RNA sequence: UUAGUAAAACAGACGGUCGCACAAGUGUGAGGAAAGUCCGGGCUUUAUAGGGCAGGAUGCCGGAUAACAUCCGGUGGAGGCGACUCCAAGGAAAGUGCAACAGAAAAUAACCGCCGAAAGGUAAGGGUGAAAAGGUGGUGUAAGAGACUACCGCUCAUAUGGUAACAUAUGGGGACAGUGUAAACCCCAUCCAAAGCAAGACCGAAGCGAAUAGGGCGGCCCGUCCGAAGUUCAGGUAGGUUGCUAGAGCCUUGUGGUAACAUAAGGACCAGAUAGAUGACCGUUUAAUACAUAACCCGGCUUAUGUUUUGCUCAGGCU
Numbered sequence: 001u002u003a004g005u006a007a008a009a010c011a012g013a014c015g016g017u018c019g020c021a022c023a024a025g026u027g028u029g030a031g032g033a034a035a036g037u038c039c040g041g042g043c044u045u046u047a048u049a050g051g052g053c054a055g056g057a058u059g060c061c062g063g064a065u066a067a068c069a070u071c072c073g074g075u076g077g078a079g080g081c082g083a084c085u086c087c088a089a090g091g092a093a094a095g096u097g098c099a100a101c102a103g104a105a106a107a108u109a110a111c112c113g114c115c116g117a118a119a120g121g122u123a124a125g126g127g128u129g130a131a132a133a134g135g136u137g138g139u140g141u142a143a144g145a146g147a148c149u150a151c152c153g154c155u156c157a158u159a160u161g162g163u164a165a166c167a168u169a170u171g172g173g174g175a176c177a178g179u180g181u182a183a184a185c186c187c188c189a190u191c192c193a194a195a196g197c198a199a200g201a202c203c204g205a206a207g208c209g210a211a212u213a214g215g216g217c218g219g220c221c222c223g224u225c226c227g228a229a230g231u232u233c234a235g236g237u238a239g240g241u242u243g244c245u246a247g248a249g250c251c252u253u254g255u256g257g258u259a260a261c262a263u264a265a266g267g268a269c270c271a272g273a274u275a276g277a278u279g280a281c282c283g284u285u286u287a288a289u290a291c292a293u294a295a296c297c298c299g300g301c302u303u304a305u306g307u308u309u310u311g312c313u314c315a316g317g318c319u
Base pairs, nucleotide, nucleotide: 001315003313004312005311006310007309008308009307010306012285013284014283015282016281017280018279020029021028022027031291035302036301038300039299040298041297042296043196044195045194046193055192056191057190058189059188060074061073062072063071064070075089076087077086078085079084090187091186095185096184097181098180099179111126112125113122114121115120134152135151136150137149138148139147153176154173155172156171157170158169159168160167161166200242201241202240203239209233210232211231212230214226215225216224217223250267251266252265253264254263255262256261
C1' cells in the first nucleotide's frame, strides 16, 4: 500500500421566520432498520376441574432472559493459507422405507482380471458409481483375502481432567452389528388452549322492536284490532370517548461476571395522529447523503442501504 475479516459510530446540530399536530410545560414532535410479519411475549376476550389422544414446535453441553427457533460461552464437525465463518449438531444395535442411471452386482456379489492341466479357487488389482464387505505396511498363499499381524478407523470397559457435551491414557473385541439417508416414516426428551387493539370497555341519535296513554268492535268485564304525537324499556347501528403511551423502558457511574447480563445509586420524560401532524427559507458549521416515514407496546431475527473509524490476517515494498 492492496485485498480480506470482525466490530463500532453517525444518518445532521444550533439559532431565527412562516406553516402543521399534541399540549398548556415560555414544552415536545418518525427509524437503524419504523420495512418483512418470521419468532417470542405484555395486554384483552372466550373456553377450561384435571388428564389423555391427535396435531405442532424445539433437538450437542452449560448459562442469560418475561419468553423465544434469540443472545453469550464452550464441545464436536465442515470451509478457509490465515484472521475468521457456517451447522435442521438426540437415536441407524426398536422397526419400516429409499439409494435413479451406470455397473457383473447396491447384498444370494463376480464383468475384465489373478491362480490352476482341468475341475475349480479368488476378490488383492482394473472398470462403473455418491457409495462396492473399513484403510495403509507386512506375513502368508497355487493366486489371494482381517486368514494373521502392527498402526489407524469402529465398538466396549476402566482411570484421569472437566458441572457437562467431551478430551486423553490403558486394556478387551476380527461373526468389527456391510455403506449412506431420520431437512424419509419413526423412536426418545422437553414444551404448546384459541383468537386478537379492526382485542375489549363506556355513552349512544335516527330507524326498527316491546309496553303504555288513547281509540275501534259488544250495555259492562274478558277478548280482539289500531296505536300518529307523548312517555317508559330492551338492543346497541352510525357516531363519540376510552384502550393510547411512565415503560419487563432510556442515560451515566459503581460492584459482580470471560461474556450475554444482573444489581445499587443518581438523572431525564422523549409522537399519540384517526383519511391520518415534521414542510419551506435564512445564518453558522468540513458532508448531510443512501435505504426509507410510528398507528397498542416491547425483546429479537431477516432483508435494504450511505459515510467514517478501529482491531486482526495474507501478500508486496521500504527502513